Small-subunit ribosomal RNA from an uncultured bacterium, 1460 nucleotides, folded computationally. Its mean pLDDT, the model's own confidence on a scale to 100, is 84. Rfam family: Bacterial small subunit ribosomal RNA. Gene Ontology terms of the family: structural constituent of ribosome and ribosome.

RNA sequence: GAUGAACGCUAGCGACAGGCUUAACACAUGCAAGUCGAGGGGCAGCGGGGUAGGAAGCUUGCUUUCUGCCGCCGGCGACCGGCGCACGGGUGAGUAACACGUAUGCAACCUGGCCGUGACAGAUGGAUAACCGGGAGAAAUCCCGCCUAAUACAACAUAAUGCCGGGAGGGGACAUCCCCUGCCGGUCAAAGGGGGCGACCCCGGUCAUGGAUGGGCAUGCGGCGCAUUAGGUAGUUGGUGGGGCAACGGCCCACCAAGCCGACGAUGCGUAGGGGUUCUGAGAGGAAGGUCCCCCACAUUGGAACUGAGACACGGUCCAAACUCCUACGGGAGGCAGCAGUGAGGAAUAUUGGUCAAUGGCCGGAAGGCUGAACCAGCCAAGUCGCGUGAGGGAAUAAGGCCCUACGGGUCGUAAACCUCUUUUGCCAGGGAGCAAUGCCGUCCACGUGUGGACGGAAGGAGAGUACCUGGAGAAAAAGCAUCGGCUAACUCUGUGCCAGCAGCCGCGGUAAUACGGAGGAUGCGAGCGUUAUCCGGAUUUAUUGGGUUUAAAGGGUGCGUAGGCGGCCUGCCAAGUCAGCGGUAAAAUUGCGGGGCUCAACCCCGUACAGCCGUUGAAACUGCCGGGCUCGAGUGGGCGAGAAGUAUGCGGAAUGCGUGGUGUAGCGGUGAAAUGCAUAGAUAUCACGCAGAACCCCGAUUGCGAAGGCAGCAUACCGGCGCCCGACUGACGCUGAGGCACGAAAGUGCGGGGAUCAAACAGGAUUAGAUACCCUGGUAGUCCACGCAGUAAACGAUGAAUGCUAACUGUCCGGUGCGAGUGAGCGCUGGGCGGUACAGCGAAAGCGUUAAGCAUUCCACCUGGGGAGUACGCCGGCAACGGUGAAACUCAAAGGAAUUGACGGGGGCCCGCACAAGCGGAGGAACAUGUGGUUUAAUUCGAUGAUACGCGAGGAACCUUACCCGGGCUCAAACGCAGGAUGACGGGUCCCGAAAGGGGCCUUUCUUCGGACAUUCUGCGAGGUGCUGCAUGGUUGUCGUCAGCUCGUGCCGUGAGGUGUCGGCUUAAGUGCCAUAACGAGCGCAACCCCUGUCCACAGUUGCCAGCAGGUAAAGCUGGGGACUCUGUGGAGACUGCCGGCGCAAGCUGCGAGGAAGGCGGGGAUGACGUCAAAUCAGCACGGCCCUUACGUCCGGGGCGACACACGUGUUACAAUGGCAGGUACAGCGGGAUGCCACGGGGCGACCCGGCGCUGAACCCGAAAACCUGUCUCAGUUCGGAUUGGAGUCUGCAACCCGACUCCAUGAAGCUGGAUUCGCUAGUAAUCGCGCAUCAGCCACGGCGCGGUGAAUACGUUCCCGGGCCUUGUACACACCGCCCGUCAAGCCAUGGAAGUUGGGGGUACCUAAAGUCCGUAACCGCAAGGAUCGGCCUAGGGUAAAACCGAUGACUGGGGCU
Repeated sequence: GAUGAACGCUAGCGACAGGCUUAACACAUGCAAGUCGAGGGGCAGCGGGGUAGGAAGCUUGCUUUCUGCCGCCGGCGACCGGCGCACGGGUGAGUAACACGUAUGCAACCUGGCCGUGACAGAUGGAUAACCGGGAGAAAUCCCGCCUAAUACAACAUAAUGCCGGGAGGGGACAUCCCCUGCCGGUCAAAGGGGGCGACCCCGGUCAUGGAUGGGCAUGCGGCGCAUUAGGUAGUUGGUGGGGCAACGGCCCACCAAGCCGACGAUGCGUAGGGGUUCUGAGAGGAAGGUCCCCCACAUUGGAACUGAGACACGGUCCAAACUCCUACGGGAGGCAGCAGUGAGGAAUAUUGGUCAAUGGCCGGAAGGCUGAACCAGCCAAGUCGCGUGAGGGAAUAAGGCCCUACGGGUCGUAAACCUCUUUUGCCAGGGAGCAAUGCCGUCCACGUGUGGACGGAAGGAGAGUACCUGGAGAAAAAGCAUCGGCUAACUCUGUGCCAGCAGCCGCGGUAAUACGGAGGAUGCGAGCGUUAUCCGGAUUUAUUGGGUUUAAAGGGUGCGUAGGCGGCCUGCCAAGUCAGCGGUAAAAUUGCGGGGCUCAACCCCGUACAGCCGUUGAAACUGCCGGGCUCGAGUGGGCGAGAAGUAUGCGGAAUGCGUGGUGUAGCGGUGAAAUGCAUAGAUAUCACGCAGAACCCCGAUUGCGAAGGCAGCAUACCGGCGCCCGACUGACGCUGAGGCACGAAAGUGCGGGGAUCAAACAGGAUUAGAUACCCUGGUAGUCCACGCAGUAAACGAUGAAUGCUAACUGUCCGGUGCGAGUGAGCGCUGGGCGGUACAGCGAAAGCGUUAAGCAUUCCACCUGGGGAGUACGCCGGCAACGGUGAAACUCAAAGGAAUUGACGGGGGCCCGCACAAGCGGAGGAACAUGUGGUUUAAUUCGAUGAUACGCGAGGAACCUUACCCGGGCUCAAACGCAGGAUGACGGGUCCCGAAAGGGGCCUUUCUUCGGACAUUCUGCGAGGUGCUGCAUGGUUGUCGUCAGCUCGUGCCGUGAGGUGUCGGCUUAAGUGCCAUAACGAGCGCAACCCCUGUCCACAGUUGCCAGCAGGUAAAGCUGGGGACUCUGUGGAGACUGCCGGCGCAAGCUGCGAGGAAGGCGGGGAUGACGUCAAAUCAGCACGGCCCUUACGUCCGGGGCGACACACGUGUUACAAUGGCAGGUACAGCGGGAUGCCACGGGGCGACCCGGCGCUGAACCCGAAAACCUGUCUCAGUUCGGAUUGGAGUCUGCAACCCGACUCCAUGAAGCUGGAUUCGCUAGUAAUCGCGCAUCAGCCACGGCGCGGUGAAUACGUUCCCGGGCCUUGUACACACCGCCCGUCAAGCCAUGGAAGUUGGGGGUACCUAAAGUCCGUAACCGCAAGGAUCGGCCUAGGGUAAAACCGAUGACUGGGGCU
């Protein structure tokens, strides 16, 4: 885009077209084929007339009426007869066929009615239906008897150019043959009717012939799926003779011959009416065949004939079958795939309408009759086309809805209201067509005398009072559907929360959904809009136009070769292909173009145009046929050459194993390490001899040969192919190659040998969680030979064969040749082979590139998404194994190629880090402290969870904190802001209730410039929430990681992703630098700049310092003073590989170098790139959304966060002698201090208490310890260790019960150095010792953050573990190896193969039986006759029986497959 559509929502009008796609299922009812009285006999019914009789009215001969008779007239049921019923209408079952289309032929045919021509119609006969009489039957219907007519029937006469037979002449052609002329013999006809007074006219009849029309037959070509249908065929193919037919023919029959069809697809199976045309498409094609037209076939199913011009007959006959109906059970009737209509089926398809007015058909002389053909109307948005649902103005851009950044804005929206205007369609009223011309009657004209024409007349319209026209009222009565994530035009809010749902594909939905539902808005189309189904397109995705096959699917394993396809140069001829002109056909409709008619359009009408097929005339380039010639393709010949080409035979040495003998002794062998195994019965090793089988070291190669598989010791024989040179010969002999034939590694297989080695299976030993493996020891088939079979491989260059053309360079093998060389040598040229690099070109890229994957030609093979599956079934082959051929159901939205960036690897290279190693000290065992898990609980609030949670948030949980639990209260609320009102309070003291909060009583109690302020209370509005979401967020933080990386601009490369830069070499702590370089630069990181510390200098000196001077003390910077020193503070200097040696291109590295306080980054800190972990935190804070509102808010008391069988992390103290205890004695730094630090004095054993100086601090206070000295303890659960417990106290605090710290006395637990495993540290570090601080009333601090004192050991080195950086490689990974993913098993669902069987179907075969009917035969019966009847026979629909084949369905069980 399209449709004979259907479904959903919606619906105003008209025109034109359309309407059972399914059950060729079954049908009630009505209608759809009759007509002619001018063929006939007749007269049931109707009308008229005549006549007879009766009745009534009466005008007494009339009217009306009833009955009988008369066919006399109009006519006419039934009957005889003629014509029609074979058309028209329906349907698509069957049919793969001369059925259809197209083009021919019939010299092999028929044709009623119609037209033309010629001729004729004489005479005769007997029947029969109706009717009448009788009979049978329920009916349908039938029988018997009598009468009778014809345009019914029969015989006779006449007759031809007709037909049959005989023979003659001429002509034609296409083979049998045909035509013409004339002769002889035989043979075949007929019907009448009507009009007229009549002449005559009209309609008919018969024979022959010609035409037209319609048919019949034959042939070429064309249009379908399966080869998993490959062979089919017995009247089959042909002939002779006959029968039959309209005619040909094996159509049928007898005989004879053995043919005929088929890979150019026979036969079979499946499907199907064919065409004109229709849809789509640029076309080529693809798909379809409804309506309309042509042809065919069919009429319940099957068979058959009759009649007829025509049928094997839709509304005829006979028979059989199924079904339905009637029945008196004896027997009958029926056929809507005609028009309506009904049921059924189905997603689905209409009225039991009107009329013959028109068009057409049949009959008739005509009038006319009949006509569900046809014309109309009805129903249905089911299609196409047209029209309308209003037009112009109109802003406070209203209200309302929706949205937002929300005093406001945006949008629906000029939309509405309102004003003005119009009136199509619809409604009402009025008018009102065309379609109608013939025919009939009358008159006239023409001629060819029954036709045509002119005029007049009467009748005549279903549709329809419709179309159309006019008038009237009135914006009045008339808009929806789908969509809005991308494709694809159109976006927001809300609800929902992987639910409900959407979905054409991708995919949406798990609390902020432009994707679901609703809303607002928007977009698209519009009386329709969507959905579904189907076809074409897009799809060059079956590729003729117009594709591919190295790696994406795809080259056959290889050759030889049949058919076929294709084919070199010159020339002649023919004209099949080809091209051109002309002719025929190509029905109409349709389609294109031009024009016309309905108001337009759709629609209708007119004109014109096509491919194809056939004929004819020509052309001759190309292809082709035939002929002649040529040599370059191909081949032959001569000469030379290389080679692991093949087959057969013979020979050889080394190795291996075995045998015999010798030497010899304890092991050998094997592995990562072992063991099994062998060996004292003497192995292994070694020597000699012998035997056996298999394979051929070096040469050896990037080599050679072969069609491929493949081929390797040497020699011989036979044999194939190849190359080069010569250019003698043939003269296109060529290329490819479906089928076919042959060859074809290894393994396998049959038979017979052989058997050394190796070695599936198997055994044992190991390894392992296991180990039906890898490793080891053995070991059988096999490996080898001969003869067969098999026929597959990653049979690979994953690259079919052949020919020609298209830059270079280079290596090598085999030839020829020029120059050169000569025991050496090569350089050129020219062929053939095997390789490498690369131009153009090709390619998706990787890559290919004269050995093409380039440019072309020819032929073959093969491919068409993945899985299912190279499976199943079938067939073919095979001894088997198995091979060849080779699907479908179902399922997925991919599978795949090449390349890119990452990540990863029990890949590689380089490098780093307390990463390992080397060391020191710990943890893991104990007790305790603390955190966590778990458990418990009313609650044990919450968070943190590998590294990167666990002495973490917490730098202070007895109340508070506090978020948890229990209980008691409050609800503008605990606090605050604003507005308004009230009060003069609030507060303080005291008393009562209460656990407290809170409530109540009493006393006391404001300021003022009078405006008010202040406070409390009440009301209202804002509250409040440690409730949820860290996966909505900000901010902050951890980690990789202080690792050296992460990027950009421009350029360049690549189709692109992307690369380059950033790679490489050297170097560095470093992407630090240097060199190189299609890159050149730059940014964030590194480094540096900042702070502390180490040296020096300058300046400044008090509360610090004290050298010199002076004073002074028991002593002391204590005092004057000083500005030297230390120190404090500020500001500078200094270090840069700067210098020297060595190495290096350089950067740089290196050196007990120099100098220097410090040396190669001096030490430490701060500083953390792009990013990763949806890492952590909504409970620090902030914040979106959601949730609670007499509670999830808030206040209070108490409890809990401190529980305790357990488990883990982090610590403290120890286990002791490098120690404990006691005594003595010395030296810091960072810091802190006013409800504080506290000297000093006193009391207490002590914690501490009582007094009390100083200090707001370089001034006062805060006791350093280890160390050192002396003494003691002497290896023990101790003079170690201090848990736990008892008692007594101190201090803080409202309060130490749950639940504080400290002190004293007493008690004195575990623990004697800690399993697997694991942590920290590289120098002022580890270890060890104490001191200070924050938080804080106090403190559970053994924690954290700092400070100083004492002060080590070790690093060979980078193999390994962990982490990281760079380069490279592989990848099926990319939420990235904690990835991906395979198979079994378990479960559910689905389709499918096999299967004992069961069941159904179509077709065929054989036999039995056989209706109707044609045909054949038939004496006795009927008939004047023609003929009939009867009986018999052939054939046959159908029925039955039987055995097989094919195709389905189903089937216990079973096999695999798919999805989850």